[in-house]
Molecule: RNase P RNA; transfer RNA
Organism: Candidatus Sulfotelmatobacter sp.
Formats: sequence, C1' cells, structure tokens
RNA sequence: CAGCCGGACCGGACGGCCGCUUUUCGCGUCUUCGGGCGCGAGGAGAGGAAAGUCCGAACUCCGCAGAGCAGUGUGCCGGAUAACGUCCGGGACGUCAGGUUCAAGCCUGGUGGACGGAAAGUGCCACAGAAAACAUACCGCCCUGGCGGCAACGCCCGGGUAAGGGUGAAAAGGUGCGGUAAGAGCGCACCGCUGUCGCAGUAAUGCGGCGGGCAGGGCAAACCCCACACGGAGCAAGACCAAAUAGGGAGGAAGUUCGCGGCAUUGAUUCUUUGAAUCAGGGCCGCGGACACGUGCCGGCUCGGUGCGUCAAACCUUCGGGUAGGUCGCUAGAGCCGCACAGCGAUGCGCGGCCCAGAGGAAUGGCCGUCGCGCAGGAGCGAUCCCGCGGACAGAAUUCGGCUUACAGGUCCGGCUGCCUU
RNA sequence: GGCGCGGUACCCAAGUGGUAAGGGAGAGGUCUGCAAAACCUUUAUGCGUCGGUUCGAUUCCGACCCGCGCCUCCA
Repeated sequence: CAGCCGGACCGGACGGCCGCUUUUCGCGUCUUCGGGCGCGAGGAGAGGAAAGUCCGAACUCCGCAGAGCAGUGUGCCGGAUAACGUCCGGGACGUCAGGUUCAAGCCUGGUGGACGGAAAGUGCCACAGAAAACAUACCGCCCUGGCGGCAACGCCCGGGUAAGGGUGAAAAGGUGCGGUAAGAGCGCACCGCUGUCGCAGUAAUGCGGCGGGCAGGGCAAACCCCACACGGAGCAAGACCAAAUAGGGAGGAAGUUCGCGGCAUUGAUUCUUUGAAUCAGGGCCGCGGACACGUGCCGGCUCGGUGCGUCAAACCUUCGGGUAGGUCGCUAGAGCCGCACAGCGAUGCGCGGCCCAGAGGAAUGGCCGUCGCGCAGGAGCGAUCCCGCGGACAGAAUUCGGCUUACAGGUCCGGCUGCCUU
Repeated sequence: GGCGCGGUACCCAAGUGGUAAGGGAGAGGUCUGCAAAACCUUUAUGCGUCGGUUCGAUUCCGACCCGCGCCUCCA
C1' cells in the first nucleotide's frame, strides 16, 4: 500500500423562495360564550433502521377461592436488567490456522452456536452392507484333517480370528510397541472413558492421586423426562360528552252496551270407552248496530249533516343504551446530553444542563444557489482547475428495551494474508 | 395500526423425516364421413425463497417474500 474479516460511528452542510402539520401571541369576524373561522408574526416538525411484528415490558379492559392436569415457551455457569428467547463475563465443545509428537494426541491464537438429560421409557436409523445395536462374518488371515500334486500349491470338511479389504453418514475405544498359528485390551505405555478421593473455583468446570481393560453408537429443531416460567385480549385497548333516523322502557290522551259468528277453556248433564253432543259461565278474535266522546270538513258560532278514530297502533311527553361526530388516552419519559465515581464488562449511581413530532384517510414537501463527497472525461510537470453524472435503504401512528432484515457512500480502531521499500 | 390463516405442476388437491397419490386441463392414439362423448397411452415441469438441525427436509426450527381474512358498541 492492497485485499479480507470483526467492531464502533456518520449517513450531506448553509442560505433564499413557495407550500403542509402543529403550537404561542396579536388583529378581525361569527357565536349557543364552550369556542369556531380568516389574516399576520414567532417556535417546533422522521430513523438507524421509524420496517418485520419475532421476543420482553409499561398501560388499559375482561376474568380469577385454592390446587392439580393439559398446553406453550425457555434450558452450561455466574452476573446485568422493570423484564426478556436480550446483553456482559467465564466454562466445556466443534471448526480453522500455526507449532509440536513416530502416531493418537497436545499447546497457542482466531472463530461458531437453540450448549439440560441418550445410564427412565418408547421410537427411528432408507439404500448399500455379513452385520445398524442382546452384534455379526462377504472377501481375507491362520490351524487340524482328507484328496490331488515330485514340489510350489489347489480343492473340500471342521474350527479360530476381527488385524487388513469392502459397504455406509455411522461398524462396538484410539495410537505405538510387544505378543501370537493368525489375531485380539491378550499384555504394556500414552491418549480417551469410567469409579472414587483430594485440591482450586461462588459455580459451570479444571488439575492431580488411586482403582477398573472398557461397559454405555447416533438422533430429544422425534415422542418424552427433569427444572423453571406463563390467565386472556390488545390504543380499532379503554374512558367521557353526545345529534338525526330506527328501535326499547315509562306515562298521558276520547267507551259503554246489544246482536251474530269463530276459537280455546271451566263447570254440569247424557251416551259403553277414546271422545262426542247439549246447556250455563267468563275470556279472546272478527263483523255489524245504538248512544256517548275526541277530531277533521261544511259554517263566523251553536244545532245539524258527514268522514275518521276511541285502550293504546298512530299521536304527545319523558327516560336510558348505542351509532355518526367530538374530547381524553397522547407523549416529561425504564427520556436525551455532558462530567465524575464503582465495576474487566453489560450496567449502576451522583451532579449539572435540556425539552426533542403528536397528526388521525394521516403533515414533515418542491424549486434554486453556494460549498462538500464519489465516479467518468479533459487541461497542467505538479499543486490545482474546467465540465458532466450520481447520492442508498426507507419513512413516525400508544410508548419503551431488544432481536432480525434492508442500506449508495464515508470515517476510525483491531486482527489476518500478500506485495514493495529500508 | 393491531391480530390471525395460508403458499405442493397450467387449475383443484392428498401426503408426510427415506425424492410426491388422485382428478381436471394439455399432447398422442382408437372409434367416426367429420366432430363430441367414451376408451387407451403419455412426457416434462412442481413442495414460495434462503439458512440451520439431521446421514438424509416438502415435512422439524428460524429469518425473509407473497397472498387472503378479521378488528366501534350491543346481541
């Protein structure tokens, strides 16, 4: 200097003009006196992710005697936090690079992750392969016997073996030496595993001594077991005020009688029962008549005539719920900035300063100029100058803490690799 | 804005740790004078995308993309 990886941060600046949302003040105007509208001036006005809505909370409403089951989620240890599946520190494991060992392995550094339990039980492990979990034997190796052969050796029967080959993602501890007919934890050393004891550490765990030839393959992002946590819904939550229309409750407002028909029912009587018939009583419905009352019309008024209505349908009064609409919830908060202290750190705590969108079909925009950044071209030895183009992802909707995803360009720090110079 | 459900071939759609049924449509054939119907045969393409767990993923887990539905109050 270049490339890659990781971490932290920025994500154009200033000015002018015209607009938008909100707020304060002033003036004008209207008013039901609460306020509305218009004009002018001033203040404020998107993000690192405002996104996905994946976790955790605040807040609000509903539910809830207690316990258990079911369900869902989390899962090494310690800490941080209001809480978390987040963050910080540590541990073990995997992986990469370097070093080292005869080798297995070990050491150092980087890096990764949903990292409890496979020795509670159940289940799965396709194909290939002899065998996929109470192990097994295809090729091979070795031994005895038989046959053939001069021999080397070949074939057959029986047995041993699990070193070597082969299959597979995975083959029943690994490496080396000894040993053996050939082999094998068969023996030994080292590594791994396991039991136990001691030490260190808050703990996960680590280190060391002694014992054991080794049992117990993998999968729990399969069921499951263990431990812990969890009531549900979500600001369109929810609260308040409250039209028109429709609907609901209560009250008011002019009625009695007679006849006929129907329906169900009560009582009595008759018929052998179911049941039917007759009579009587009150009830409901429908039709009609009389009188009365209310009201409309004729009429100036009464009488009269006529239409409609008369027990709650319409009408009048009133009450409550809810809709449209309006107001609150709504932004001063687990808030931001700076400094100091404690801590390895996440973070906590103290002091000082600051106020930083609150709209609600939803504002935060457009144009121009100057500067700055990147790229391409040109001029110049160079410093530099001229000209053109580009500038991402995206956009608040109750509010916070995280995670994840998207992102042009740029700055800083750390690590690794390569090249050049000294 | 909040909440829920889904994505398998051109269309509909089953399935589930071992490479994916079925139906329609399409293509070809038989039949027919020609068609329709019927019957027979049939290819190719496919589990939304990307990662992870696993020997192995359409299935299990996570992230992302796309589509659909519901949400004043009372009943």